[in-house]
This record gives sequence, structure tokens and C1' cells, in this order.
RNA sequence: CCAGUCGGCCGGGCAGCCGCGUCCCCGGGCCUCGCGCCUCGGGGCCGAGGAAAGUCCGGGCUCCAUCCGGCACGGUGGUGGGUAACGCCCACCCGGAGUGAUCCGCGGGACAGUGCCACAGAGAGCAGACCGCCGCCGCGCCCUCGGGCGGGGCGGUAAGGGUGAAAGGGUGGUGUAAGAGACCACCGCGGCCUCGGUGACGAGGUCGGCACGGUAAACCCCACCGGGAGCAAGGUCAGACAGGGAACGUUCGAGGGCGCCGGCCCGAGUUCCCGGGUGGACCGCUGGAGGUCGUCGGCAACGGCGAUCCGAGAGGGAUGGCUGCCGAUCACAGAACCCGGCUUACAGGCCGGCUGGUCCG
Repeated sequence: CCAGUCGGCCGGGCAGCCGCGUCCCCGGGCCUCGCGCCUCGGGGCCGAGGAAAGUCCGGGCUCCAUCCGGCACGGUGGUGGGUAACGCCCACCCGGAGUGAUCCGCGGGACAGUGCCACAGAGAGCAGACCGCCGCCGCGCCCUCGGGCGGGGCGGUAAGGGUGAAAGGGUGGUGUAAGAGACCACCGCGGCCUCGGUGACGAGGUCGGCACGGUAAACCCCACCGGGAGCAAGGUCAGACAGGGAACGUUCGAGGGCGCCGGCCCGAGUUCCCGGGUGGACCGCUGGAGGUCGUCGGCAACGGCGAUCCGAGAGGGAUGGCUGCCGAUCACAGAACCCGGCUUACAGGCCGGCUGGUCCG
């Protein structure tokens, strides 16, 4: 320098003017004089994101009196850590791809049982002779009498061809009529032992001639996890109204504890229909598993300690506009209880680690 790979960061910048929203302060107006109300004025602080998104996981919080067993259902699935928790993150193991950095894996169990394996193919599970190869026995034709060609029957054979996603280990040899783990060497596979590792697993030795095809993103089995509903949760205040009917119940217990059963508990109302009324305000509501910096522990994810900072909280729902300069027409997109993740969208730009190639020293 070129090619590649992995990770992190930014998301137009600065200045001026005007505008909008919460909160605080000062003033004005109104009244029922209260830290009351107001589409009033002025000043001050702050004011969207890396994804605020999809709402796919996990938690906090709130209510269901307590959710204690079993079944069902759902989820997760190599190992060890991290965390409030997770299906997330980190490190490692195994398998696969790549020269490599690195990447990919829905990665427990197929001797618990059941099912399935389409098409093709002779045969798809305690397998299979279609072609081929080999042996034996007949037949026909030709003939230069050595033989050659064609076809049939009975057997042997899983080495070769062919079918298939997959055909009962692979390569080489011995062996044989031809063959075959029939036998041998190496590799693979399985059992046992030793060693290393917290572990997944790895290394070595020894035995076995090989049995036990694949599929669990099929049922299923194993281990672990999960009580339900969600901020329209839930609560407070104010205001309005008109009651009537039916069913099941009040210790022989309706109904509730959002699948079923049991246990335990609450329990005098519950459900439906007709009719009527209201549809306001406030709390929850943002200071938190919080950000930044330093230090210590750890390979890392992360954690401990110390210092420092406060960065939206609406309820018709606030972020915009203009001008100047610069980079160059500026992407994807906007909070609505909060937080940790994942996934998806994204104009453009910056930085760093590592790998391969080439050149120079």
C1' cells in the first nucleotide's frame, strides 16, 4: 500500500433572534381570601433516541387474603461463570467453514417405548441379487476341429456398477472359483483403566472384529424454570342518580383465590336483564439494578470502594422556525410506569485491534 476480519464511537456543528412544555421565583387580575383560580406578563433551570420502534424475552412495581402440593400446559437445553432475572452477556469445550484473523451451530437423550423414512430403487431395517463377477449342468449356431458366439437352469458373492438424503465402518493387503472383518496393519467406533481439568472434555494404554442406519424443528423421556393479571395496574377526593325483576345462596355455604384435583383460607352476598346517572381532579410519575471519573479484584462479562453530577414527565399531549458561517442537502425515526436485553430500520463519518499478500529497511 492492497485485500479481509472483528470491535468501539458519532448521528450535522457553532452563534444570534423568535416560539412551545413541565417545574421554580416575581408581578397582575378575579373571588367563596385559599400557597385557590386564570388561553395574563416577566425572569430562571431543563427539555427525546441509539434505536424512544417491534412489544419478542426477563425483572422491578401494583392488585388478586397466602400461592402449599399433584396433574396438565408452556418454556429452556454443551460446560463453568456474570446478573435482580433472562431465551441476554463473558470465557471455555465439541462439530463444521476458512491459508489465517475469524465466523457458523434450535449443541440433552435414538439399547425406555411408539411412529416415520416420500420419489427413485432388486432391496429402507433383525435388508437386498437389477446389472456385473464366479462355479456347476444342459441347449442352439458357426468352425480352419484349437475353439468362438448366443441363450437357459441351479447355486455362490455385498468387492465393482446403478438408485437414493441415507444401502449394515474406511483405505491398503492376505485370502478365494469369485468374494466377504473371513484374517492382518493403520484410521474410525465401542467397553474398561490411568492421568490432566471445577466441568463440558482431552491425552495415553488395553480389550473387542464391529454389534447399535437416520429422524426428537415427530410423539416421547430426562433435568431445570414458570401462580394469575397488568399503570385503562392500583388508590384518594369531589359530583350525579331511581329503582325494578330473575337465578343460586347465608353453616346442608353461592361465589372467590383466572386450567383441573386436593389441601388451606376468605366468605354474605354473587351473576344476569330492564331502567337511570356520571364520564371531573389528584396521586402513582420519575433519583434510578442511574451517569461520569479514579482505584482494586477478575482473562472477560461483571463486581467492591471512593469522589462527583442531576439529564423530559405531558394529558388536545411540549423539541419547531428564521438568519449567518462551516462540513455538504443531512438518514432511520420521536418518550407516555420504569429498567436489563434481543431483534429490526438507518444518509454519512471517525477511531482502534488483528490476519493474509506485496515492497523497503

A computed fold for a 361-nucleotide RNA from Brachybacterium sp., annotated as Bacterial RNase P class A. The prediction has a mean pLDDT of 76. It matches the Rfam family "Bacterial RNase P class A". Rfam classes the family as a ribozyme. The organism belongs to Brachybacterium, within Bacteria. Of the family's consensus pairs, 96% are formed in the model. The gene name in the source record is rnpB.